[in-house]
RNA sequence: UCGAAUUUGGGAUAACCUGCCGAAAGGUGGGCUAAUACCGAAUGUGUACUGUGAUUUUCGAAUCACAGUAGAAAGGUGGGGAUCCGUAAGGACCUAUCGCCCUUGGAUUGGCCCGCGGCCUAUCAGCUUGUUGGUGAGGUAACGGCUCACCAAGGCUAUGAUGGAUAGCUGGUCUGAGAGGAUGGUCAGCCACACUGGGACUGAGACACUGCCCAGACUCCUACGGGAGGCUGCAGUCGAGAAUCUUUCGCAAUGGGGGAAACCCUGACGAAGCGACGCCGCGUGAGCGAUGAAGGUCUUCGGAUUGUAAAGCUCUGUCACCUGGGAUGAAAUUUAAUCCGGUUAAUACCCGGAUUAAUUGACAGUACCAGGAGAGGAAGCCACGGCUAACUCCGUGCCAGCAGCCGCGGUAAGACGGAGGUGGCAAGCGUUGUUCGGAUUUAUUGGGCGUAAAGGGUGUGUAGGCGUCCUGUUAAGUCGUAUGUGAAAGCCUUUGGCUCAACCAAAGACACGGGGGGAAAACUGACAGGAUUGAGUACAGGAGAGGAAAGCGGAAUUCCCGGUGUAAGGGUGAAAUCUGUAGAUAUCGGGAGGAACACCAGUGGCGAAAGCGGCUUUCUGGCCUGAUACUGACACUGAAAUACGAAAGCAAGGGGAGCAAACAGGAUUAGAUACCCUGGUAGUCCUUGCCGUAAACGAUGGGCACUAGGUGUAUUCCGUUUUACGGAGUGUGCCGCAGUUAACACAUUAAGUGCCCCACCUGGGGAGUACGACCGCAAGGUUGAAACUCAAAGGAAUUGACGGGGACCCGCACAAGCGGUGGAGCAUGUGGUUUAAUACGACGAUACGCGUGGAACCUUACCAGGGCUUGACAUGCUGGAAGUAAAAACCCGAAAGGGGGAUGAACCGUUAAAUCGGUAGCCAGCACAGGUGUUGCAUGGCUGUCGUCAGCUCGUGUCGUGAGAUGUUGGGUUAAGUCCCGCAACGAGCGCAACCAUCGUCAUUAGUUGCUACCUUGUACUUCGGUACAAGGGCACUCUAGUGAGACUGCCAGUGUUUAACUGGAGGAAGGUGGUGACGACGUCAAGUCAGUACGGCCCUUACGCCCUGGGCUACACACGUGCUACAAUGGCCGGUACAAAGAGAAGCGAUACCGCAAGGUGGGGCAAAUCUCAGAAAGCCGGUCUCAGUUCAGAUUGAAGGCUGCAAUUCGCCUUCAUGAAGCUGGAAUCGCUAGUAACCGCAGAUCAGCUAUGCUGCGGUGAAUACGUUCCCGGGUCUUGUACACACCGCCCGUCAAGUCACCUGAGUCGAGUGCACCCGAAGUCACUGUUCCGACCCGCAAGGGGGGAAGGUGCCGAAGGUGUGUUUGAUGAGGAGGACUAAGUCGUAACAAGGUAGCCGUACCGGAAGGUGCGGCUG
Repeated sequence: UCGAAUUUGGGAUAACCUGCCGAAAGGUGGGCUAAUACCGAAUGUGUACUGUGAUUUUCGAAUCACAGUAGAAAGGUGGGGAUCCGUAAGGACCUAUCGCCCUUGGAUUGGCCCGCGGCCUAUCAGCUUGUUGGUGAGGUAACGGCUCACCAAGGCUAUGAUGGAUAGCUGGUCUGAGAGGAUGGUCAGCCACACUGGGACUGAGACACUGCCCAGACUCCUACGGGAGGCUGCAGUCGAGAAUCUUUCGCAAUGGGGGAAACCCUGACGAAGCGACGCCGCGUGAGCGAUGAAGGUCUUCGGAUUGUAAAGCUCUGUCACCUGGGAUGAAAUUUAAUCCGGUUAAUACCCGGAUUAAUUGACAGUACCAGGAGAGGAAGCCACGGCUAACUCCGUGCCAGCAGCCGCGGUAAGACGGAGGUGGCAAGCGUUGUUCGGAUUUAUUGGGCGUAAAGGGUGUGUAGGCGUCCUGUUAAGUCGUAUGUGAAAGCCUUUGGCUCAACCAAAGACACGGGGGGAAAACUGACAGGAUUGAGUACAGGAGAGGAAAGCGGAAUUCCCGGUGUAAGGGUGAAAUCUGUAGAUAUCGGGAGGAACACCAGUGGCGAAAGCGGCUUUCUGGCCUGAUACUGACACUGAAAUACGAAAGCAAGGGGAGCAAACAGGAUUAGAUACCCUGGUAGUCCUUGCCGUAAACGAUGGGCACUAGGUGUAUUCCGUUUUACGGAGUGUGCCGCAGUUAACACAUUAAGUGCCCCACCUGGGGAGUACGACCGCAAGGUUGAAACUCAAAGGAAUUGACGGGGACCCGCACAAGCGGUGGAGCAUGUGGUUUAAUACGACGAUACGCGUGGAACCUUACCAGGGCUUGACAUGCUGGAAGUAAAAACCCGAAAGGGGGAUGAACCGUUAAAUCGGUAGCCAGCACAGGUGUUGCAUGGCUGUCGUCAGCUCGUGUCGUGAGAUGUUGGGUUAAGUCCCGCAACGAGCGCAACCAUCGUCAUUAGUUGCUACCUUGUACUUCGGUACAAGGGCACUCUAGUGAGACUGCCAGUGUUUAACUGGAGGAAGGUGGUGACGACGUCAAGUCAGUACGGCCCUUACGCCCUGGGCUACACACGUGCUACAAUGGCCGGUACAAAGAGAAGCGAUACCGCAAGGUGGGGCAAAUCUCAGAAAGCCGGUCUCAGUUCAGAUUGAAGGCUGCAAUUCGCCUUCAUGAAGCUGGAAUCGCUAGUAACCGCAGAUCAGCUAUGCUGCGGUGAAUACGUUCCCGGGUCUUGUACACACCGCCCGUCAAGUCACCUGAGUCGAGUGCACCCGAAGUCACUGUUCCGACCCGCAAGGGGGGAAGGUGCCGAAGGUGUGUUUGAUGAGGAGGACUAAGUCGUAACAAGGUAGCCGUACCGGAAGGUGCGGCUG
């Protein structure tokens, strides 16, 4: 909402009254009554069911007609004139309206079903018995194993079943360029749940959040007998927790329920409250204002900064505050009145509409508006080493602390803490947690796999994936088209509303998707037909260590027998164990036995790989070539599966010559469980069966196609001009272009370019481990994590450094020589010890006769004692000051110092005047001085060393992604990166060399203080020749010191590349750098020095400063370095005699002369020096003596006497004389210097210095050798190359056991929980079934009694939660003990690896060993 109907009866019961029971909750008996409560009868348009017929049909069914059967209902309210009933009220009746019953249609909303999609785990691989299907029945609103009986044996699963673990799903949200990834809070849709588990009832709908029943746990009440409860509703309480709000107001709005309506209910909702929890907006003021105030901070002390910031002046008035006004949200509904229309018999009632009036606000006196006053009330947090915007000071001192990563902090911290300043954000800021991003770091978009992680050990092959050409059909994929859907909200766009915004509203867009319809047909698919090029088959020919079995052969080792023969053999770096006089080794002959097959042999061949090697035979697999025919996509790959699979190993049985794990012995060694040696067992060999792994490697999966070449080789074929060349395949190598690659490298045999398929990887360690599973006789294999821990591990290449790697070269590096040291005594330095102190520094080379070129005091820094405090020394400021400053005598004292005070001031100006002022000096005070205190690891400067080695770099160019390379390497040559040649290099710089000095030759200039050949003169002597001296000439010579020359591989010859250069020669004083010196590249050693000086920081300030006296630096069991003197005859001693250079000299050198034995003394010519002095050189030469000894060697030590310096010689100086006369007779291991005027030997001088410890150091000359074959070795260095796991660079790195601590994990006799499977027991509530002797009002029969029908309680049964028992399984906690792992400044033992790592390393396997590891067998080159 269409249609039809609403006719007619009946019996109870609650409330209520009343009795009883109970603590309560509540229960129970009796009595009364009504209904739209309940129950009959009638009717049946529809409807439902059954049957028959017809039509349509997509064959499922649908529709229509007829017949039969079944089954309904309730009245309430408002109004009313006539009629009827009634005394009346009222009713019948009429009317309106709301209901009730049957049915129809729609809307709405559900139930059920299907497709697709939706997390991890395979260390869950098989699961399932109502399970899968069927027939029948039951059940449901409805299909259905939903349930039951019977029948069949199915169903699911590698496209992941089953199991485990986790989780509400979605629209959306966050992120992201996207694809994705993560997530599912609010809002919205769906689902599930409501103390836990089970169950049904009622109902349209529930198996029901605030209903019922049962069981359980928990809480509460109780009279102990029993009862009650369920905030995951709104508030609120407690607990847990890092953490989450008011026991508010209102139904005014929106929505919902009831009701005719008024109205009622509504912790939905609307509002307010609390919380910076988020988002958004606003304020905390604006303008002017420089003495750039004060204060703070820093400072180079000048200043800078905070900073126009403040103060001050002039303004404004948001928010907050006060006063006043003051909303929108309210329109409906409803009521009243009036009017119109409808309904009706009706002007009544009612309904609809219009107008008017009335009524409703929780928020809230809120938003908002106006006025008032006053800058007043209103800024924090984090950061400041880089990433990442922002810097200094102080404190701290590997402490305290920071830290997101890298990393800061050990005395100058931009990194910790504080401060000032600065940067960022701002009512917030920072931290923590989580997610995405960056991360192409799981790669669909969009990765890889030779060496970084990663190709399966190899084949066969299932599923799967993928697949040649042509034609046709189809339309699944694919591509257009229209359509509906993809809820709203959200995101996005555009408008609009709150003053803006957040927020809200409207409209649009989007929603990349999937659905059904229609269209296209190239490609993929499907179907059908065909083709031959992929693939295969047939035929002919060919190569081959392809495989299996059987047989045969010679060489060699060993053993046995015999002969000859004699003392060794064997083995090693060297030995020994061992064998041998019982006859070995050697040699000859004979025999036995096992294993392996020389030469051929080759980046040659064959095989899928492992692998395969004497010869012959049999069986057998694959491959290649040629030419024709056939099949007709049959192909490729390949999870799972299956077969093969080195060596070692295992089981059983054989065999056993050689070799050889284990084992034994000998060596080596600190040790030697090793390397070496002597033996030697498993094993190695055969048969059968296991094992299933290797550096099973090309560290490179398989297939197809394409992309320059060159050159070998194996094999087959073709052609030609046939000793050969050219060509076509199939294999196998090398070189090389494009391309690729991180690089190395690969490169038609790809690691290039593409397609297809498979395996595998995702930081290192833990770990290929644990647990589980499968396999194995075992050993073990396959599969294979996590906790925890680190910030790396790794690849390729580069530069260095290093190597018990290589090549070349150099050096007094070795060798060849000479002389030393190490032994002795002494000197000197150091260590150690000692001491009050023995001052400090330097420590392999590159400390140790060094700083120190000179410690009795001083020096002096150390120790003891005594003193000073603006100081021994400098500058400035303030104040004072004439009997002041200063200061003799004298006193104390070791001195310093302290008293003392006769005497007594300077300069300038000024004054009558030391009168006044100033300066210097003085006093008091303040700043400061001072420090050999510390840091050489804060520094400057200087120095040592590699090393006088030949190297170290740059610009431009070129090469390389880059670090870097090239140049600078290469061939020669040199002392040399010296030069030449070549060369993608061309040039240049610092070094080398040269320039400088000195020595060597000559020339020239200049001759005083040098020289004197020659000339002259003088003196002395004379053998008359002359000699010596002096002077004057002179500058020839020597010499001095200036300037030049000279030497350049210039010349010749040879070698060499016609080079550079080298070798030889000539000439020359000198010849290939002529000798020597000075000169020291880039850098290294945090080398040395704060005690030479300088200097930053820190430290002391009546002392860590300064002064003084004395002591010490000089000690002395001892050890080391550097030297001197010796040990003697190449010598010592004595006598005589010759020849230097270079220096020094005035508070100096000091001559002649004299004294002393001497040291020395007296004295003082000369000399500021080519003039004088030191000053005599010594070794040498001549002569003498000593005669091999602790001496005529050596001289220590000691005694005595002297000398010198100095204030002083005791600690603690030197020298002289006399006396004394130690060790020592040539030096172990080891080690040093030197290549020519050198070593060796000999003396001289100087600095420092009063003197000296000097034998040291620095220079000077005299005499004056030997040797170098050569570069194998030691050391150091240079260049190139190679390896590297080193880069603090081999004094590196690094492995394992053991010991200690911490942590997590595994195992473990067990113990305690949790989940779950199976079997069984018990079995509540309840549905269902059966029963129902007890009970019961309606209907039927009957007058009634009673009976029937129907129902109820009760009982029984099936199922059934919780519970119980047993047995499995999964998981967690805990557990004596056990195993390994990770980590931890300085523990123990060794040295395994990285270099040839000192035995090449590594892989698999086996045995052995404190440990790394060793050895055997096979394999790899990394």
The RNA shown here (small-subunit ribosomal RNA) has 1422 nucleotides and comes from a marine sediment metagenome. The prediction has a mean pLDDT of 84. It matches the Rfam family "Bacterial small subunit ribosomal RNA". Its family is annotated with ribosome and structural constituent of ribosome in the Gene Ontology. RNAcentral holds the sequence, with entries from SILVA.